[in-house]
C1' cells in the first nucleotide's frame, strides 16, 4: 500500500438572534419582569442485582427443607456483572469463543436398531486342549464341548489408539509412541503446570435423582407511601332541647329536634415522596486490571395529559440513524447512518 483484531470516543454539525413552552431562583405596582437551566447511549426491553417504602413474619442462636449460584482467584452496596487467570476448542497471527463441581460414592435411563447399551457373542476366526471318525503313524476331516473378540454388521456411542511382537485364533498378554487415571516431587494463594513411576485402562447423561461446596426471610411496588383537609351524607361522643313511663320531684332508661362542638370517614384534586446521587470532572496516590483512597471543583430535567419546539444570520467538511426522561441508582441484552482516534497481527512492494 492492502487486509484483519481489539479498546475508545462523537451521537441531525458550530457560534449568534428573535419567539414558544416546562422548571428553579430573586424582584414585583401581583399584570408581569429579570436571570439560570431543560433527554439518551441506548431514556429500551423490563432479564438480572439494590436502594426506598409499605404488610405479614422471625426476633439472639441451632436443626430441617426450599430456591439458586457452580473452573480458580480477585472487584462490587449486591449480582446470574466486572477484571486478571486456568483448562480446552478455533485462527498463521494479533486475538476470539466455550464451560454449568462430581459419571473412579451409589440408584435411574441410554429411542429405533443390533447378538449386546456395561458386561455381549450374529455373522466371523480358532478348535491347541478334550470328543467323534478316517489312518501304520506322521497327521487329516468334522465343528460336539469349548476358546477369541482382531475383522464384518447394527448404533450418537460397542470397551484406549497406532505399530511390532506373540498365539491355535485372539487378546495390554508383551514392548515402542500417544491419550487417559492414580501416586510421588517440585513449583503456584489457587484452578492448574513440569517431572518421574505405576497397574494398564475404568462408556454417555447430573438442564435424571442424588452428592460436595456457596448464598439466601417472605410478598406487593411510587397508582409504593405520608401530610393537611373542602363540601355533603351516615355513625360516634358531648351539650342544649322536648316528649314518653311515673301521684310527685330528681337520677336512670327510650325517643324528637336542634349544634360556628369534638373524634373517625374522607375527592384519579393539592402537597410531600421527587431527584445532590454507591453522582459528575480533574488532579496525585494504590493495584497488571476492573476498582479503591484521597483533594479541588461542579449542580447536571423533575412533567402528571405531561415541557425540550420554531423562524432567521453567518461559518464549516453542508448535517445520518435507533430512538422521547417518569421513584432512583448497578448491571446485562435488544436497536442503530456516518465520521474520529491509540494499540496491535498478517501479506505485498521499495530502500
Nucleotide at each position: 500500500g492492502g487486509g484483519a483484531g481489539u479498546a475508545g470516543g462523537u451521537g441531525u454539525g458550530g457560534c449568534g438572534a428573535u419567539u414558544g413552552c416546562g422548571g428553579a431562583u430573586g424582584c414585583u405596582u401581583c399584570g408581569g419582569c429579570a436571570u439560570c437551566u431543560g433527554a439518551g447511549g441506548a431514556a429500551a426491553g423490563u432479564c438480572c442485582g439494590g436502594g426506598c417504602u409499605c404488610u405479614c413474619g422471625a426476633a439472639a442462636g441451632a436443626c430441617c427443607a426450599a430456591a439458586c449460584c457452580g473452573c480458580u482467584g480477585g472487584g462490587u452496596a449486591a449480582c446470574g456483572c466486572c477484571c486478571a487467570g486456568u483448562a480446552c476448542g478455533c485462527g498463521c497471527g494479533a486475538g476470539c469463543g466455550u464451560g454449568a463441581g462430581g459419571a473412579a460414592a451409589g440408584u435411574g435411563c441410554c429411542a429405533c436398531a443390533g447378538a449386546a447399551a456395561c458386561a455381549c457373542a450374529c455373522c466371523g476366526c480358532c478348535g491347541a486342549u478334550g470328543g467323534a471318525g478316517g489312518g501304520a503313524a506322521a497327521c487329516c476331516u468334522c465343528a460336539c464341548a469349548g476358546g477369541c473378540a482382531a475383522g464384518g454388521g447394527u448404533g450418537c456411542a460397542a470397551a484406549g489408539g497406532u505399530g511390532c511382537g506373540g498365539u491355535a485364533a485372539g487378546a495390554g498378554c508383551g514392548c515402542a509412541c500417544c491419550a487417559g487415571c492414580a501416586g510421588u516431587a517440585c513449583c503456584g494463594u489457587g484452578a492448574g503446570g513440569u517431572a518421574c513411576u505405576g497397574g494398564c485402562u475404568c462408556g454417555g447423561u447430573a438442564a435424571a435423582c442424588c452428592c460436595c461446596g456457596g448464598u439466601u426471610g417472605a410478598g406487593a411496588g411510587c397508582a409504593a407511601g405520608g401530610u393537611g383537609g373542602a363540601g355533603g351524607g351516615a355513625c360516634a361522643a358531648g351539650g342544649g332541647u322536648u316528649g314518653g313511663u311515673c301521684u310527685u320531684u330528681u337520677u336512670c332508661c327510650c325517643g324528637u329536634c336542634c349544634c360556628g362542638u369534638u373524634g373517625a370517614u374522607g375527592a384519579g384534586a393539592a402537597c410531600c415522596g421527587c431527584u445532590a446521587g454507591a453522582g459528575g470532572u480533574g488532579g496525585c496516590g494504590g493495584g497488571u486490571a476492573a476498582c479503591c483512597g484521597u483533594c479541588a471543583u461542579c449542580c447536571c430535567a423533575g412533567a402528571u395529559a405531561g415541557a425540550u419546539a420554531a423562524u432567521c444570520g453567518c461559518c464549516c467538511u453542508c448535517g445520518a440513524a435507533c430512538a422521547g426522561a417518569a421513584c432512583c441508582c448497578g448491571g446485562c441484552u435488544u436497536a442503530c447512518g456516518g465520521c474520529c482516534u491509540g494499540c496491535u497481527c498478517c501479506c505485498c512492494c521499495c530502500a
This is a predicted structure of a 351-nucleotide RNA (Bacterial RNase P class A) from Gloeomargarita sp. SKYG116. The coordinates come from a structure-prediction model, not an experiment, and the mean pLDDT is 76. Its Rfam family is "Bacterial RNase P class A". The family's RNA type in Rfam is ribozyme.